[in-house]
RNA sequence: GCCGAUAAAGCCAAACUCCAAGCAAUUGGAGGGCGGAAAACCACGGGUCCCAAGUCAUUGGGAUAGCCGAGUUGCCGAAG
Numbered sequence: 001g002c003c004g005a006u007a008a009a010g011c012c013a014a015a016c017u018c019c020a021a022g023c024a025a026u027u028g029g030a031g032g033g034c035g036g037a038a039a040a041c042c043a044c045g046g047g048u049c050c051c052a053a054g055u056c057a058u059u060g061g062g063a064u065a066g067c068c069g070a071g072u073u074g075c076c077g078a079a080g
Base pairs, nucleotide, nucleotide: 002080003077004076011036012035016031017030018029019028020027021026034066040072041071044069045068046067047064048063049062050061051060052059053058
């Protein structure tokens, strides 16, 4: 460095509920834990979702990182 333990110390927080923002997707806070070795960051490439326009093809704007890939950073040290 790769790798990922019935390890250790910790971390994050699905669905759902309440409050708030947004046309919406969705986001933030509180509660709550389905799960996660990067479920940390990042919208670069794809996918999916929302809004508007358009007969259609499509175009523009937005969202999603806990959909996949890439990139950056990080705890620990069993076996290999």
The RNA shown here (c-di-GMP-I-GGC riboswitch aptamer) has 80 nucleotides and comes from a Deltaproteobacteria bacterium. Its mean pLDDT, the model's own confidence on a scale to 100, is 89. It was read from a public genome assembly, where an Rfam model found it. The model forms 95% of the base pairs in the Rfam consensus.